[in-house]
Context: one part of a larger RNA
RNA sequence: GCCAGGGAGUUCUGAUCAAUGGCGAGACUAAGCGUGUAGACGCGGAGUCGAAGGGAAACCAACCGCCCGCAACUUUUCAAGUGAGGGGCGAGGUGUGCUCGCCUGGAGUCAUUGGUGGGAUACCCGAAGCCAGUCGAUCUAGGCCUGGGCAGGUUGAAGCCUCUCGAAAGGGAGGUGGAGGACCGAACCGGUGCUGAUGUUCAAAUCGCUCGGAUGACCUGGGUCUAGGGGUGAAAGGCCAAUCUAGACUGGAAAUAGCUGGUUCCUCUCGAAACUAGUCGUAGCUAGAUCUCAGUGGAGGCUGAUCAUGGGGUAGAGCACUGAUUGGGCGUUUAGGGGGAGAAAUCCCUCGGCAUCCUGUCAAACUCCGAACCUGUGGUCGUCGUAGAAGCUGGGAGUGAGGGCGUCUGGGGUAAGCUUGGCGUCCAUAAGGGAAAGAACCCAGCCCGAAGUUAAGGUCCCUAAGUACCGGCUAAGUGUAACAUGAAAGGGAGUCCAUAGUCUUAGACAACCGGGAGGUGGGCUUAGAAGCAGCCAUCCUUUAAAGAUAGCGUAACAGCUCACCGGUCGAGAUUGUGGGCCCCAAAAAUGGACGGGGCUAAGCCGGUCACCGAUACUUCGGAGCACCGAAAGGUGAUCUGGUAGAGAGGCGUCGUGCGUGGGUAGAAGCUUGGCUGUGAAGUCAAGUGGACCGCGUUCGAAUGAGGAUCCUGGU
Numbered sequence: 001g002c003c004a005g006g007g008a009g010u011u012c013u014g015a016u017c018a019a020u021g022g023c024g025a026g027a028c029u030a031a032g033c034g035u036g037u038a039g040a041c042g043c044g045g046a047g048u049c050g051a052a053g054g055g056a057a058a059c060c061a062a063c064c065g066c067c068c069g070c071a072a073c074u075u076u077u078c079a080a081g082u083g084a085g086g087g088g089c090g091a092g093g094u095g096u097g098c099u100c101g102c103c104u105g106g107a108g109u110c111a112u113u114g115g116u117g118g119g120a121u122a123c124c125c126g127a128a129g130c131c132a133g134u135c136g137a138u139c140u141a142g143g144c145c146u147g148g149g150c151a152g153g154u155u156g157a158a159g160c161c162u163c164u165c166g167a168a169a170g171g172g173a174g175g176u177g178g179a180g181g182a183c184c185g186a187a188c189c190g191g192u193g194c195u196g197a198u199g200u201u202c203a204a205a206u207c208g209c210u211c212g213g214a215u216g217a218c219c220u221g222g223g224u225c226u227a228g229g230g231g232u233g234a235a236a237g238g239c240c241a242a243u244c245u246a247g248a249c250u251g252g253a254a255a256u257a258g259c260u261g262g263u264u265c266c267u268c269u270c271g272a273a274a275c276u277a278g279u280c281g282u283a284g285c286u287a288g289a290u291c292u293c294a295g296u297g298g299a300g301g302c303u304g305a306u307c308a309u310g311g312g313g314u315a316g317a318g319c320a321c322u323g324a325u326u327g328g329g330c331g332u333u334u335a336g337g338g339g340g341a342g343a344a345a346u347c348c349c350u351c352g353g354c355a356u357c358c359u360g361u362c363a364a365a366c367u368c369c370g371a372a373c374c375u376g377u378g379g380u381c382g383u384c385g386u387a388g389a390a391g392c393u394g395g396g397a398g399u400g401a402g403g404g405c406g407u408c409u410g411g412g413g414u415a416a417g418c419u420u421g422g423c424g425u426c427c428a429u430a431a432g433g434g435a436a437a438g439a440a441c442c443c444a445g446c447c448c449g450a451a452g453u454u455a456a457g458g459u460c461c462c463u464a465a466g467u468a469c470c471g472g473c474u475a476a477g478u479g480u481a482a483c484a485u486g487a488a489a490g491g492g493a494g495u496c497c498a499u500a501g502u503c504u505u506a507g508a509c510a511a512c513c514g515g516g517a518g519g520u521g522g523g524c525u526u527a528g529a530a531g532c533a534g535c536c537a538u539c540c541u542u543u544a545a546a547g548a549u550a551g552c553g554u555a556a557c558a559g560c561u562c563a564c565c566g567g568u569c570g571a572g573a574u575u576g577u578g579g580g581c582c583c584c585a586a587a588a589a590u591g592g593a594c595g596g597g598g599c600u601a602a603g604c605c606g607g608u609c610a611c612c613g614a615u616a617c618u619u620c621g622g623a624g625c626a627c628c629g630a631a632a633g634g635u636g637a638u639c640u641g642g643u644a645g646a647g648a649g650g651c652g653u654c655g656u657g658c659g660u661g662g663g664u665a666g667a668a669g670c671u672u673g674g675c676u677g678u679g680a681a682g683u684c685a686a687g688u689g690g691a692c693c694g695c696g697u698u699c700g701a702a703u704g705a706g707g708a709u710c711c712u713g714g715u
Base pairs, nucleotide, nucleotide: 001715002714003713004712005711006710011120012119013118015116016115017114018113019112020111021110022109023108026049027048028047032043033042034041035040053060054059063090065089066088067087068086072082073081074080075079091104092103093102094101095100123262124261126259130252131251132250133249134248135247141226142225143224144223145222146221147220148219149218150216152184153183154182155180159176160175161174162173163172164171165170188213189212190211193209194208196207197206228244230240231239232238265650266649267648268647269646270645275288276287277286278285279284291396292395293394294393295392296391300384301383302382304381305380306379307378308377309376310375311374312373316369317367318366322363323362324361327358328357329356331354332353333352336351337350338349339348340347341346402427403426404425405424406423407422408421410419411418432443433442434441447622448621449620450619451618452617453616457612458611459610460597461596462595466609468608469607470606471605472604473603479599480598490584491583492582494581495580496579497578498577499576500575501574502573503572511568512567513566514565515564517541518540519539522536523535524534547562550561551560552559623640624639625636626635627634628633651704653701654700655699657697658696659695660694661693662692669688670687671686672685673684674683675682676681
């Protein structure tokens, strides 16, 4: 891992609600007693609840008067009358109250079953911990008592002896001697590095090599003492029996867990929330909103359209206010800065400030203006509703971590699969088709069976359907990618289209042929400066045309071109602007991705006709649900996706009472196959097996397994 078996909302008690039943202004007994084999029956009125409330208390102490009107009934049926229940007034009790609170026109109580919540272990499993008592120093820590152990080698302290030096104190040399938490190194004790081996181990700490101490604060045997908030500790929170920042064991005890995991059969109806408020509260609860079920109620409800009439100050726009702000004009300010004239007073110019005019702008916290849009009320239409809406009352919840996308804002960096909100939508709780694959993107809301038609998206092959048609574009494998799945500034005599100019048969543009001159080598400068280092000037002539020269070149010349002109040729040429597709810009780590093959269309743009394509739509049959109906039956354009969850009806297992059956001519169980039912399941046959087992109905449960690192066993 698999298989089998076991495995989780139970029971008691008091509360509340519903259903059913008994009795009813009353209802019921409890403990206990008696009888009986027992189920049970008969007693038992203590006591509880109800029948009156209000007030802190003293204390006081309550209704059938009026109106509306649903169902229903009746009638003279376009309607009206009565009208249980219901509603609105009034009246009454009380409190300090005729603008307030509570209460009043008799319904409760007992039992059973079910829902829920309180107390109990309280759906099951799960802590670390806390407290009490008991047991431990055979491990280990320290102390005490009494024993034991330490190969070999080295060094050579004090002291002593001899010699020697010195006046002495004392010094030196040679011997002797044998000190030391001395040295090297076995036993012994330890455990440094390899961060070696091992790592289901030889071993719950070992093995190998290496390494530290090895006469000492050394190692060690035996005995003995210290005990859990305590010991012991050359102190590491170390050690106290493989357990230590408070030992182990047993008990309190099923501690508690707002946390994790698990929680067992079927079908049908409806169906959420992740918001608001509070909370020592943000992993939780409580209230509201939202969901469900039952009752009540009795005519209106509403997300739509339109008209009328109100509200709003956004988008935009504007500068009339508040502020910001370009340039200019005119005026003014003088105690402003700078400058000038003057002996000074003072005057003049300029910069600046202020005010005003013209001009040009900006604003979430500006507005002289001002939409779309949103919203209140009323009318009309629409739609839902007497097949019962809205509202109200009560039982039961779940949720209270939301998320993506579109759009409008704020934060952030006009970043984020980012974050805070509004509106919408989907996912969550939604299957199916498409997007290669994908929670929320596109299409579309799945009861069952069958046939057809379409949506999004597609139609060369993988792969259902066009190698379809018409007109363009692209040559880059560009592309073959809706969004999400790649790209910019800036460039391009790539190519296509549109448009505006200019030149052109008086011959354009390109090419080729010829010319391209003279004064003059202009003047200056300079060694030189001759069109062409530099400076100045840049004229005139001959001309069809030719610059005192646009480029190359020379030391300077020379030389070669150009501008400009003529000829040859013969029809377009050239310059802008705008657009389409395309190219460059374009870099990432194994070789590689348009889904792939591949494609020059099977790419891109525009148009046309077919076809494919879903649980969508249509048709037929069936089931459920809702409603009508006494039933048979009928209707459903508007019903039948669904997590949390609420509600309803069933299947199976075990047992009890009653009834009724089967079985050695073969029960239960097991194996295989057939049939029936939407399903849980039921039934039949054959084989096996060898003694019990069903069905109907009532009641009652230790009642359903795939999950819990579930438990036990097997394998």